[in-house]
Context: one part of a larger RNA
């Protein structure tokens, strides 16, 4: 100086912090959805209409609101942990070329005509489950071919290649199978180009400790060529040369995430790296891809291992380094709280969902800042207690008392916020917007903050007194008991044990202990 512990001890309030230990092991709820304005559809709930009666229920109607369960999109790659690995181009700072980038902006240029499936669903059927498996039907913005190609890719410069998809609000004629089709305006979709963002790759420079670690390296060093990657390369592969690195520390060991910053110091520089923030890494432990712009994925797959749970023994499931919260280790570190109102993601035209992020509450003297336990007056320097004495008095001590006074806190009562901006409804106009009015949203909270009553009422302790180092006397003890940072102290008078009486320093603390400067 502290993310502390530990011993006495404890009054309120604001502000931050809270497994530094076993990256041990988890019972239980939550932590990622969402869109019916993509699509077939109705498994529940509700209005409504029909019919039927037992009159408050049953059946039928996807025609409404709405929606299980599926296909599809678009998000699970953020955002939350954690520091195990890692001494490295991992991080810090300059710099650079051979790249990608969904949503988002901003130009161009288009959406034209076909088709064939797979779930849902039915029906059969296999398993204790967990899961399937056959047959049959179905829809799309799902899939798949044709048409076109401003610009885009190849290209031997002759020419070759590639795209799409619809939904939804409104409507005068006109046409119609009464679904529409046309017209428009919104949202989408395909190709290209810039841009923004985000990312991937090289390079300098700096980046712990040991030489009682001196030699290291064979894809290893370079070429050539060919894969492969969004991209440059031994990225890999053939072939070829025999290099490449090292006392300016290679290799090898041990320790460790890095950084901005914090601590401390006049600085120089030393130690650290929790809390915020920036990279990085990893997610039971190893490996592997696959989908995707994005990953080799913390709450996806797939294989192997330990572990633990189910089990009809054939065969399945599971992963808190998410937020509580359990057991364990451990000197030691919190609630299985409440909200989506704000702030921010993510879906979704919106309403709205959904967020253990977040916003708040609970616990802890763990910090750190403020506040209070009264205030002034009051000497007969009282009696008395305690302690001291040279017994004549002193200290305690203005301290109480008395007698006025406030009332911060506390208790009780009353009044009561800011955080709210948006959303939806109605006008109105310069009609994707604005503006004007009406409505409504607050977890925390009847919270802070204010007022008003009562009453001094409800609130002091640690540690210390031989010297460093601020503070002395008595009585026990008798090298015993015992102190102690460091010199030392105790063997009959101890300011140094131990106890009580004054003092001294600090304070809702103090002290000890570790810890760094």
């Nucleotide at each position: 100086u502290u993310g502390a512990a530990c011993g006495c001890u404890g009054g309120c309030g604001g502000u931050a912090g809270g497994c530094u230990u076993a990256a041990c092991a988890c019972a239980u709820g939550c932590a990622a959805g969402u869109c019916g304005a993509g699509c077939g559809g109705a498994a529940a709930c509700g209005a409504u209409g029909u019919a039927g009666c037992u009159u408050g229920c049953u059946a039928c109607a996807g025609g409404c609101g709405u929606c299980g369960a599926g296909c599809g999109g678009c998000g699970g790659a953020c955002g939350g942990g954690u520091g195990a690995g890692u001494a490295a181009c991992g991080c810090g700072u300059a710099g650079g070329a051979a790249u990608c980038u969904a949503c988002c902006u901003a130009u161009u240029a288009g959406u034209g005509g076909g088709g064939g499936a797979c779930a849902a669903c039915a029906u059969g059927u296999g398993g204790a489950a967990a899961c399937g498996c056959a047959u049959g039907c179905u829809a799309a913005u799902a899939c798949c071919g044709c048409a076109u190609a401003c610009g885009c890719c190849c290209u031997a410069c002759g020419g070759g290649g590639g795209a799409a998809a619809g939904c939804g609000g409104g409507g005068g004629a006109u046409c119609u199978u009464c679904g529409g089709a046309c017209c428009u305006c919104g949202c989408g979709c395909u190709a290209a180009u810039a841009g923004a963002u985000g990312a991937g790759c090289c390079u300098g420079c700096g980046u712990a400790a040991g030489a009682u670690u001196a030699g290291c390296u064979a894809g290893u060093u370079g070429g050539u060529g060919a894969g492969g990657u969004a991209a440059a390369g031994g990225c890999u592969c053939a072939c070829c040369a025999a290099g490449g690195c090292g006392a300016c520390g290679a290799u090898c060991u041990u320790u460790a995430g890095c950084u901005g910053g914090u601590c401390u110091g006049a600085g120089a520089g030393g130690a650290u790296g929790a809390u915020c923030a920036g990279c990085c890494a990893c997610a039971c432990u190893g490996g592997g891809a696959c989908u995707g712009a994005g990953a080799c994925a913390c709450g996806g797959c797939c294989c192997a291992g330990a572990c633990u749970c189910c089990u009809a023994c054939g065969g399945g499931a599971g992963g808190c380094a998410g937020c509580a919260g359990u057991g364990g280790g451990g000197a030691a570190u919190a609630u299985u709280g409440c909200g989506c109102a704000a702030u921010g993601g993510g879906g979704g035209a919106a309403a709205c969902c959904c967020u253990g992020a977040c916003g708040c509450a609970g616990c802890c003297a763990u910090a750190c800042c403020g506040c209070g336990u009264g205030u002034g007056u009051g000497a007969a320097g009282a009696c008395a207690c305690c302690c001291c004495u040279a017994u004549g008095g002193g200290g305690c001590g203005u301290a109480a008392a008395c007698a006025c006074c406030u009332u911060u806190u506390a208790u009780g009562a009353g009044a009561g916020a800011a955080g709210a901006a948006g959303g939806c409804c109605c006008u109105a106009c310069u009609c994707g917007g604005u503006a004007g009015g009406g409505u409504u949203u607050g977890a925390c909270g009847g919270u802070a903050c204010c007022u008003c009553a009562u009453g001094a009422a409800u609130a002091a302790g640690c540690a210390c007194c031989g010297g460093c180092u601020a503070a002395c006397u008595c009585c026990g003890u008798g090298c015993c008991a015992g102190c102690a940072g460091c010199c030392g102290c105790g063997g009959u008078a101890a300011u140094a044990c131990g106890g009580a009486g004054g003092g001294u320093g600090c304070a809702a603390g103090c002290g000890u202990u570790g810890u760094c400067c």
Predicted 3D model of a 517-nucleotide part of an RNA (small-subunit ribosomal RNA, 5' domain) from an uncultured prokaryote. The coordinates come from a structure-prediction model, not an experiment, and the mean pLDDT is 87.